[in-house]
Context: one part of a larger RNA
RNA sequence: GCCAACGAGUUUUUCUGCAUUUUUUGUCUAAUCCCGUCUCGGGAGAAGGCGUAGCGAAAGCGAGUGUUAAAAGCGCGUUAAUUGAAAGUGCAGGAAAGACCCGAAGCCAAGCGAGCUUGCCAUGGCCAGGGUGAAUUUCAACGAAAGUUGAAAGGAGGCCCGAACCCGUAAGCCGUGCAAUACUUUGGGAUGAGCUGUGGUAAGAAGUGAAAAGCUAAUCGAGCUUGGUAAUAGCUGGUUCUCCCCGAAAUAGCUUUAGGGCUAGCGAUCUUAUUUAAUGCUGGGGGUAGAGCACUAGAUGGAGUUUCGUGGGCUUUGCCUAGAUCCUCCAACUAAACUCCGAAUACCGGCAUUAUUAUAUAAGAUCAGUCAGACUGUGGGGGCUAAGCUCCACGAUCAAGAGGGAAACAGCCCAGAUCUUCAUCUAAGGUCCCUAAACCAGACUAAGUGCUUUAAAAGAAGUGAAGUUCCUCUGAUAGUUAGGAGGUUAGCUUAGAAGCAGCUAUCCUUUAAAAAGUGCGUAAUAGCUUACUAACUAAGGGGUUUUGCGCUUAAGAUUUACGGGACUAAGUCUGGUACCGAAGAUAAGGCUGAGCACAUAAUUUAUUAUGUGCUCGGGGUAGGGGAGCGUCUCUAUUGCUGCGAAGCUUCAGCGUAAGCUGGGGUGGAGCGAUAGGGAGUGAGAAUGUUGGC
Numbered sequence: 001g002c003c004a005a006c007g008a009g010u011u012u013u014u015c016u017g018c019a020u021u022u023u024u025u026g027u028c029u030a031a032u033c034c035c036g037u038c039u040c041g042g043g044a045g046a047a048g049g050c051g052u053a054g055c056g057a058a059a060g061c062g063a064g065u066g067u068u069a070a071a072a073g074c075g076c077g078u079u080a081a082u083u084g085a086a087a088g089u090g091c092a093g094g095a096a097a098g099a100c101c102c103g104a105a106g107c108c109a110a111g112c113g114a115g116c117u118u119g120c121c122a123u124g125g126c127c128a129g130g131g132u133g134a135a136u137u138u139c140a141a142c143g144a145a146a147g148u149u150g151a152a153a154g155g156a157g158g159c160c161c162g163a164a165c166c167c168g169u170a171a172g173c174c175g176u177g178c179a180a181u182a183c184u185u186u187g188g189g190a191u192g193a194g195c196u197g198u199g200g201u202a203a204g205a206a207g208u209g210a211a212a213a214g215c216u217a218a219u220c221g222a223g224c225u226u227g228g229u230a231a232u233a234g235c236u237g238g239u240u241c242u243c244c245c246c247g248a249a250a251u252a253g254c255u256u257u258a259g260g261g262c263u264a265g266c267g268a269u270c271u272u273a274u275u276u277a278a279u280g281c282u283g284g285g286g287g288u289a290g291a292g293c294a295c296u297a298g299a300u301g302g303a304g305u306u307u308c309g310u311g312g313g314c315u316u317u318g319c320c321u322a323g324a325u326c327c328u329c330c331a332a333c334u335a336a337a338c339u340c341c342g343a344a345u346a347c348c349g350g351c352a353u354u355a356u357u358a359u360a361u362a363a364g365a366u367c368a369g370u371c372a373g374a375c376u377g378u379g380g381g382g383g384c385u386a387a388g389c390u391c392c393a394c395g396a397u398c399a400a401g402a403g404g405g406a407a408a409c410a411g412c413c414c415a416g417a418u419c420u421u422c423a424u425c426u427a428a429g430g431u432c433c434c435u436a437a438a439c440c441a442g443a444c445u446a447a448g449u450g451c452u453u454u455a456a457a458a459g460a461a462g463u464g465a466a467g468u469u470c471c472u473c474u475g476a477u478a479g480u481u482a483g484g485a486g487g488u489u490a491g492c493u494u495a496g497a498a499g500c501a502g503c504u505a506u507c508c509u510u511u512a513a514a515a516a517g518u519g520c521g522u523a524a525u526a527g528c529u530u531a532c533u534a535a536c537u538a539a540g541g542g543g544u545u546u547u548g549c550g551c552u553u554a555a556g557a558u559u560u561a562c563g564g565g566a567c568u569a570a571g572u573c574u575g576g577u578a579c580c581g582a583a584g585a586u587a588a589g590g591c592u593g594a595g596c597a598c599a600u601a602a603u604u605u606a607u608u609a610u611g612u613g614c615u616c617g618g619g620g621u622a623g624g625g626g627a628g629c630g631u632c633u634c635u636a637u638u639g640c641u642g643c644g645a646a647g648c649u650u651c652a653g654c655g656u657a658a659g660c661u662g663g664g665g666u667g668g669a670g671c672g673a674u675a676g677g678g679a680g681u682g683a684g685a686a687u688g689u690u691g692g693c
Stems, first nucleotide, its partner, number of pairs: 001693006011097014026050003032044005054061002064076004100238002103235001107228006118202009127192001129161003132157001136153007165189003170185003204220001206216003241628006251264005265370002267367008276355009290341001291339002296335003300331005307324002311321004373398002376395007403414003418590004423586003429580003432565003438577007450567001458552002462549010479536005485509003490504003515530001519528002591618013629682001631679010647666008
């Protein structure tokens, strides 16, 4: 890992609701007593409970009562209808219990442990070899002596080196190991606070500890075993057959509350009552968007005004003025907490039409689940008008929704899957090939721009369209040929300054025209060129504004990248006509739910069952409701079986499904059907349990 078996809402008491059966119209007995076949059964027993009347805190009153000054109003009741009560059974839910199942770390009690290890006690054992050479003593010399020096003897030490022995420093190795701590090399101690054998002793809030919360049997910030015990777990995981109907929430308030709960909201079932929705017309209230400045507040410019005027000026008891200050006017503005104004929507009401029982609402009863929401569009707050960000509001979708489109893609677009069909029509989106389906007409783009996604500021004789303006056969613009002069090298400056370093001025003349000079150039001249003019040529040329499509700006991380191929349309814009395209719609048939109508049958006479027709339905998580299938066993009835039961296996058939039936084989002794009763009643998941492989 797989297979098989086992494996989770149970039982008791009680309360509530519903269904059903029976009894009764008041009902039931409790303690206690009596009897018996004595854990129990029967009988007596109405004390008392519930019901028959309520209201009030109560006194109390009473079909009323309380409140109150109130004969007013209001609250709770009465009427009328329903029956009510008790017992039994079933279903659902609550409470108490282990209470759907498995799962802690823990807490307490009683015992068992010091054969591991820590300390201690008693009694034993062990420490190769080598080195160093303390005290002390003897001898010699010297000395008056004390003593000093030398030599020899001596053999001290938590001394030195180093085996056994004890330890475990560093690295390697091992790391499903040789080993739940080893091995190799290296290392520390090795006469000592040494090591060690045997026996003994101290223990669980306790021991022992040269102290690390170390050790106390591979377990220690409180050992192990058993018990209390099915501890508790607002937490995680799991929770077993089928079909049919409906179908949520991720919000509010409160919460030692925030991943939990309670109540409300939203769902289901039942009962009762009433209707609803869309559209049009109409009647309402509002203060949002916008707008505005009439108030409030802010902020800009100008003018005038009040008061001051230390500064400045002057003609100086003062005057004028910069400036400050007060108020007003004019102009142009800003505002979520401004409004003289003010929509569209939305919301509430009335009428009509349409749909017509489809829908919605209210009340009561019972049963829930939900309290982590997500993205997207719109209106906002926070943030950076950041975030697949966060918080609200109003919608949609997902959640709980499959199908088609968006290459792929919960939340986007289209569209809501009862089943069948090798039928038809469409939606979004598409129609060159992958890939179902396409053509026509008119423009634009040349960038592979683009072809389902976004590029900015800025820049440019890219190119199309529209407007406007100027020049133009009295010849424009471009081009070609020619001229482009004189006073004069203007004056100044300067080494020089001659059109052309710079400053000032910018006149006059000849002219068709020609600047005291547009650019290049020179040391300065020179030279080239331009403006300007003529001739030749010949018909459009220049500027500007708006706009379409393109260009640059434009760098990214697995793979070039429109999904790909590829495309000059198979790109973009405009118009038209076709087609494809979904589980949508339609067509045909089947199943099923609700409502209505009719018919038949049965009876308890107002219900049930069946059939036919019409109308409307059948996506679904949590969850609610309904109807069934199957397993084991008991009762009753009735069957099968050695002419072959169960089980296993194969084939066939039936049923919407759970499932059922039949034939063959195997097997070799029991097994069903119908109607009821009772449950240890359905497995794929729980790091499930046991077994097998």
RNAcentral holds the full RNA, with entries from ENA. Large-subunit ribosomal RNA, domain II from a bacterium, 693 nucleotides, folded computationally. Its Rfam family is "Bacterial large subunit ribosomal RNA". Rfam links the family to the GO terms ribosome and structural constituent of ribosome.